[in-house]
Context: one part of a larger RNA
RNA sequence: GACGAACGCUGGCGGCGUGCCUAAUACAUGCAAGUCGAGCGCAGGAAGCUCACGGAACUCUUCGGAGGGAAGUGAAGGGAAUGAGCGGCGGACGGGUGAGUAACACGUAAGGAACCUGCCCCAAGGAUUGGGAUAACUCCGAGAAAUCGGAGCUAAUACCGAAUAGUUCUUCAGACCGCAUGGUCUGAUGAUGAAAGGCGCUCCGGCGUCACCUUGGGAUGGCCUUGCGGUGCAUUAGCUAGUUGGUGGGGUAAUGGCCCACCAAGGCGACGAUGCAUAGCCGACCUGAGAGGGUGAUCGGCCACACUGGGACUGAGACACGGCCCAGACUCCUACGGGAGGCAGCAGUAGGGAAUCUUCCACAAUGGACGAAAGUCUGAUGGAGCAACGCCGCGUGAGUGAUGAAGGUUUUCGGAUCGUAAAACUCUGUUGUAAGGGAAGAACAAGUACGAGAGGUAAUGCUCGUACCUUGACGGUACCUUGCGAGAAAGCCACGGCUAACUACGUGCCAGCAGCCGCGGUAAUACGUAGGUGGCAAGCGUUGUCC
Numbered sequence: 001g002a003c004g005a006a007c008g009c010u011g012g013c014g015g016c017g018u019g020c021c022u023a024a025u026a027c028a029u030g031c032a033a034g035u036c037g038a039g040c041g042c043a044g045g046a047a048g049c050u051c052a053c054g055g056a057a058c059u060c061u062u063c064g065g066a067g068g069g070a071a072g073u074g075a076a077g078g079g080a081a082u083g084a085g086c087g088g089c090g091g092a093c094g095g096g097u098g099a100g101u102a103a104c105a106c107g108u109a110a111g112g113a114a115c116c117u118g119c120c121c122c123a124a125g126g127a128u129u130g131g132g133a134u135a136a137c138u139c140c141g142a143g144a145a146a147u148c149g150g151a152g153c154u155a156a157u158a159c160c161g162a163a164u165a166g167u168u169c170u171u172c173a174g175a176c177c178g179c180a181u182g183g184u185c186u187g188a189u190g191a192u193g194a195a196a197g198g199c200g201c202u203c204c205g206g207c208g209u210c211a212c213c214u215u216g217g218g219a220u221g222g223c224c225u226u227g228c229g230g231u232g233c234a235u236u237a238g239c240u241a242g243u244u245g246g247u248g249g250g251g252u253a254a255u256g257g258c259c260c261a262c263c264a265a266g267g268c269g270a271c272g273a274u275g276c277a278u279a280g281c282c283g284a285c286c287u288g289a290g291a292g293g294g295u296g297a298u299c300g301g302c303c304a305c306a307c308u309g310g311g312a313c314u315g316a317g318a319c320a321c322g323g324c325c326c327a328g329a330c331u332c333c334u335a336c337g338g339g340a341g342g343c344a345g346c347a348g349u350a351g352g353g354a355a356u357c358u359u360c361c362a363c364a365a366u367g368g369a370c371g372a373a374a375g376u377c378u379g380a381u382g383g384a385g386c387a388a389c390g391c392c393g394c395g396u397g398a399g400u401g402a403u404g405a406a407g408g409u410u411u412u413c414g415g416a417u418c419g420u421a422a423a424a425c426u427c428u429g430u431u432g433u434a435a436g437g438g439a440a441g442a443a444c445a446a447g448u449a450c451g452a453g454a455g456g457u458a459a460u461g462c463u464c465g466u467a468c469c470u471u472g473a474c475g476g477u478a479c480c481u482u483g484c485g486a487g488a489a490a491g492c493c494a495c496g497g498c499u500a501a502c503u504a505c506g507u508g509c510c511a512g513c514a515g516c517c518g519c520g521g522u523a524a525u526a527c528g529u530a531g532g533u534g535g536c537a538a539g540c541g542u543u544g545u546c547c
Base pairs, nucleotide, nucleotide: 001546002545003544005543006542007541008540009539012394013393014392015391016390017389018387019386020352025350026349027348029347030346031345034089035088036087039086040085042083043082050075051074052073053072058067059066060065096305097304098303106229107228108227109226110225111224112223115222116221120218121217122216123215124214125213126212128162129161130160131159137152138151139150140149141148142147164193166192168191169190171188172187173186174185175184176183177182197210198209199208200207201206231277232276233275238268239267240266243265244264245263246262247261248260249259250258280302281301282300283299284295285294286293287292307328308327309326310325311324330341331340332339333338358384360383361382362381366380367378368377369376370375397427398426399425400424407418408417409416410415431488432484433483434482435481436480437479441474447468448467449466450465451464452463453462491536492535493534494533495532496517497516498515502531503530504529505528506527512519513518
C1' cells in the first nucleotide's frame, strides 16, 4: 500500500459498487421453462342474431279500451373464454458452484486433403399419388396411492408405401490439380424425399404469405490433432501387456488401440518418467521504479460438476441442474403389496463458523423461448430492501468578538494554559424538516387513416414514411420552488526512541504495558487517571493475509 475481511469503540447524509472465503452439509415453503387453436380431433358452452311466450315505461282516450313494445323465460342456430390430449419448436440457452482435474483442462499459435452444424442469409429446383393406425373420448376392470390393463371410435404439419429429381456409397472410364495419405469435375451400373399443410385475397383460373423437401454456398456454434507456456517433493528412480507399432475389421460426424482378432517387441525416463501432495485455467487484480512476487472475490472467456456411482434414449446439439433407467446412502407417504424426492437457480431454514443480506416489486426497459400477430412465460434482467463492507463526495456552521469572563489544569503563587475558544452581536441554509410542483429512462410492436416503392392482370400480402392511438416496476423517486430554524449531526487512536505529540497525581518489579529496543523495586514524559498536545476523521484502532 491492498482486502469479498472479522473484532473493539463510535456513527449524520448521498452516489456507485460489493456481500457464505467455512459444511460440493441437510433442506420446510413458494416461485425459477414454457409456448403455439393460423397443425389436429374432442370437451366446453359465453356474447351477438332469429323465433315463440311475455307484457313494463310512455302516448291517445268516448275511461270501455287502443297503440307501443322494454325487462324476463324458453327454443333453434351460433361459436368466444377455458381444459386435458396428439403434434411442432424450446426445456443442450439463460442461472449456480469449483467438488474433481497437473490434463491438449486452460492460454497462445497453427492444422483438419479426417469433420458436424437446428433456427438465420443467398442461389437453384420441387411440393405428384395412395394407405393403415393411435391418444384424447366411451365402456369395463386392477390398485390405498403412484399408476396400469382390456374392448370400441376418431384427426393431423403424427406415421408408412409408390413416383420424380438429386445427394451419398460400390464398380468402371476420362480430364484437371496438389501438400504424403490425396482432392475437384464429367459420364455409365445397384439402395433412399417432401406437409397433397395452415391462413388471407380472388375474376374461382389462381395469387400472396408462413411453414415443408432436396442440392450448392455463407454465417454462427461445435468437434478433433499439434508446437510452446504456466507446481511442490528425488527423504518418489525406474514405469508400462492394449502397453508401443503393424495388418484387417468394428464404431464415430470424423482421425486414432477408441474397441476387437492376429502379428512383431516395443514405448516413456535424470531435458525428471512414474508416484504422492496441492490446485479449476485465463483476461485480469494487488504490490513494486522496474524485473519480479502474490492472488484468481465481483465483471468477461473457457472447462468441469448437478445427492453418490454407472448407463444409454431422444435430438442439429446432452450422455442432459429443475428428463429417463439401474445401484447406493438419506428423507417422506403407505391399506406393508408398493411408491415419492434431490436449492452447487431466487428468496428462505437448520447446522458449521470470527463472519456474509429480503421467504420484496415488475416484465416498463435490455435479452431469451414460442407464436403470423396480439400476446404468454422469464427469481435472466431492471429495480427496491438490509449491512460504514469498500471507494468517492457533502455536512456537523460562517464572520466579528479580550474585561483574555467563569470554570478546569498547573504554578516558582507573580503567573501560564485550554483561548477567539465560549458568551454576545450580525448572517447563511448545504443536509434536515414541512408544503407544493414533478421527470428523462418510451424506442416500439399492434391497430386506424394517408402516401410512396418493387413485383404482380388484379386483390390480399411485402418494404418504407407521416399522422393519430396507447405502454413506467422503480416512484410521487431524482430534481425544482417556498417556509422554518444553528436549531437535529464527532469520534477513535497515540504522545520514551523508531514516530508527529508533555505535564500533574495515583501505584511502587505490584497492578500493568509492549511491534522491536525495553518500561515498573517511592520524584515513571513508557502502567492507571486527569489536563494539554499530535494524527486521522464518519470513521478510528487491533487482528489475519499478500507485496
Predicted 3D model of a 547-nucleotide part of an RNA (small-subunit ribosomal RNA, 5' domain) from an uncultured bacterium.
It matches the Rfam family "Bacterial small subunit ribosomal RNA". Its family is annotated with structural constituent of ribosome and ribosome in the Gene Ontology.